[in-house]
RNA sequence: AGAGCAGGACAGAUGACCGCUGCUCCGCUAUUGCGGAGGGGAGGAAAGUCCGGGCUCCAUAGGACAGGAUGCUGGGUAACGCCCAGUCCCGGUGACGGGAAGGAAAGUGCCACAGAAAAAAGACCGCCUGGUUUAAUGGCCUUGGCCUUAUAUCAGGUAAGGGUGAAACGGUGAGGUAAGAGCUCACCAGUCCUGCCGGUGACGACAGGAGCUAGGCAAACCCCAUCCGGAGCAAGACCAAAUAGGGGAGCGUUUGAGGGUGGUCCGCCCAAGUUCCCGGGUAGGUCGCUCGAACUCGUGGGUAACUUCGAGUCUAGAUGAAUGGUCAUCGCCCCAUUUUCCCUCAGGGGAAUCUGCGGGAAACAGAACCCGGCUUAUGGCCUGCUCUAACA
Numbered sequence: 001a002g003a004g005c006a007g008g009a010c011a012g013a014u015g016a017c018c019g020c021u022g023c024u025c026c027g028c029u030a031u032u033g034c035g036g037a038g039g040g041g042a043g044g045a046a047a048g049u050c051c052g053g054g055c056u057c058c059a060u061a062g063g064a065c066a067g068g069a070u071g072c073u074g075g076g077u078a079a080c081g082c083c084c085a086g087u088c089c090c091g092g093u094g095a096c097g098g099g100a101a102g103g104a105a106a107g108u109g110c111c112a113c114a115g116a117a118a119a120a121a122g123a124c125c126g127c128c129u130g131g132u133u134u135a136a137u138g139g140c141c142u143u144g145g146c147c148u149u150a151u152a153u154c155a156g157g158u159a160a161g162g163g164u165g166a167a168a169c170g171g172u173g174a175g176g177u178a179a180g181a182g183c184u185c186a187c188c189a190g191u192c193c194u195g196c197c198g199g200u201g202a203c204g205a206c207a208g209g210a211g212c213u214a215g216g217c218a219a220a221c222c223c224c225a226u227c228c229g230g231a232g233c234a235a236g237a238c239c240a241a242a243u244a245g246g247g248g249a250g251c252g253u254u255u256g257a258g259g260g261u262g263g264u265c266c267g268c269c270c271a272a273g274u275u276c277c278c279g280g281g282u283a284g285g286u287c288g289c290u291c292g293a294a295c296u297c298g299u300g301g302g303u304a305a306c307u308u309c310g311a312g313u314c315u316a317g318a319u320g321a322a323u324g325g326u327c328a329u330c331g332c333c334c335c336a337u338u339u340u341c342c343c344u345c346a347g348g349g350g351a352a353u354c355u356g357c358g359g360g361a362a363a364c365a366g367a368a369c370c371c372g373g374c375u376u377a378u379g380g381c382c383u384g385c386u387c388u389a390a391c392a
C1' cells in the first nucleotide's frame, strides 16, 4: 500500500427568531375560550410483530389426550427459540466464521434418472465348473472314438474386474481357491465392548479385545427428553346523554288515565295504557398510563454473559395523535497553505500546528400498556487483529 476479520461509541452542540403539543401557576368581559410566565417533549433501531416475560380478564386453569415448540455440554436470566464460556464437525492460508449437533442397531416409509441390482440386495458383461450341439487346415490311433481348443446353448458357482449412479454392503498387499470372496493373515480406517487417566460435563488421551464392517434421509411418519391453559390495553375498571327489553310504585282500562282539536272550559274524536324511580349501558369522558426485572456512577464476585452492595437521578405519555423550520458561531470531513519535529541516500511520507468571505454532509426512519431479545433498514467515525507485496 492492497485485500480482509472482529469490536466499540455516536447519531451534532450552543444561541436567536418563528411555530406544534401536554403539564403547573397567574390574569381576563373566561362554562369548552384567550393571553402571559415557567418547565417537559422519540430511537438505535421507536420498524417487522418473530420469540420470551410482566400486567389484565376468563369458573385459580389440577390430571389426561390432542396440538405446538425446543433438542451437544456447562452457566446466566423473571423467562426465552436469547446471551456467555466450552466440546465436536464443517469452511477459510489466516484474523475468524458457520452448525435445526438426541435416536436410522424400536418400528414403518422413501432413495429421481441411470443401472442387472438401491439395503441383510443383486449375475448384464466378464471369470470358473459341469451337460449338450457344432466346427477345426489340431493331436492320437484299432476309422469312428478319445483328447485339446473355439462357438452356441442350458444348469450352477463367483461381488475380485468392467459398466451405471449422489450413493453398490471397508481399503492395500499376501495367502487361499475351479474361479473368487474378511474365507484367512498383516497393516490402515471405522464401529462396538472392556480397562485406565484428564475434565463438573459435552468430550479427549492411552492400552487391550471382537472380523463386528451395520448406506443415506428424522427440515418423512415416528420414538425419547424438556417446556407450553386461552385471549389480549380494542385487556380491563369506573362515570354516564340516548334506545330496546326488565323491575318497583302511582294513576287508569263501560266510574276513561292519557292524547288530538282549541286562548280556556264544555263539547266532539281517538283511546289501553301512561307517569316517575331503579336498573340498563350506546355516544362521550375518566382511570389503566408510565417508578421500572428503570437509569448513571462507584465497589466486591465471576474468564465472560451476569450479579451483590452503596450513592445519586426521575427520563414523552400524546389519542386523529405533538416532538419542526431558518440563521449565526463552534465542532466533523475534504482541499490548499504556514511553521516545527521525526523517518528516509533521495523522491517522498508521518505527527502537531497557523490560515482560508475555500468546499462538503447528514442516512435509515416517527413512541401509542411496558420490559428482555432476535431480525431487518441505515450514515460517517474510531480501535484492535490477519494475509499478501515492496523496502529497511
Stems, first nucleotide, its partner, number of pairs: 001388008010379001012330007020041002023038006043364001047375002050373005055232004067228005072086005087101001088099004102223002107221002109217003124162002126158007134150003138147004170188006189213002191210005197204002236287004246278006258270004294313005300307002332360003335356002339352005
Predicted 3D model of a 392-nucleotide RNA (Bacterial RNase P class A) from a Thermodesulfobacteriota bacterium. It is recorded under the gene name rnpB. Model confidence (mean pLDDT): 76 of 100. It matches the Rfam family "Bacterial RNase P class A". Rfam classes the family as a ribozyme. RNAcentral holds the sequence, with entries from ENA.